Background
A computed fold for a 106-nucleotide RNA from a sheep gut metagenome, annotated as THF (Tetrahydrofolate) riboswitch aptamer. Of the family's consensus pairs, 81% are formed in the model. The prediction has a mean pLDDT of 78. The sequence is in RNAcentral, with records from MGnify. Rfam family: THF (Tetrahydrofolate) riboswitch aptamer. About the family: Tetrahydrofolate (THF) riboswitch was first reported for Ames et al. as an RNA motif in 5' untranslated (5'-UTR)regions of folate transport and biosynthesis genes in Firmicutes genomes.
């Protein structure tokens, strides 16, 4: 000069959760973890706990009551089903891929 890794991120099917807003992003302190074969390792990645700001997509079906029944109104529960949420984990395929430093491999 080169390879190689954890892992990122992206698409796709799954299963779960949320839609009574949790979660995701943002952000501010504290404390931890990991980071190519082996050692260090950051102002650079995650992760908890605690706090701050900001913020959302419901619809239809079931079911109960009003009505002599329909229409229709009104009320309730996350059963169903389609949605939606920069949700959450699994796997699969593509894609990038050691911040840096030193040795080690070709």
């Nucleotide at each position: 000069a080169g390879a190689g890794u954890a892992a990122a991120g992206a698409u796709g099917c799954g299963u779960u959760c949320g839609u009574u807003a949790a979660g995701u992003g943002u952000u501010g302190g504290c404390c931890g973890a990991a980071c190519g074969g082996g050692g260090a390792g950051u102002u650079g990645u995650c992760g908890g706990c605690c706090g701050a700001a900001c913020g959302a997509a419901a619809a239809g079906c079931c079911c109960g009551c009003c009505u002599g029944a329909a229409a229709g109104g009104c009320g309730a529960g996350a059963g169903c089903u389609u949605g939606c949420g920069g949700a959450a984990c699994g796997c699969a395929u593509c894609c990038u891929g050691c911040a840096u430093c030193c040795c080690g491999c070709u």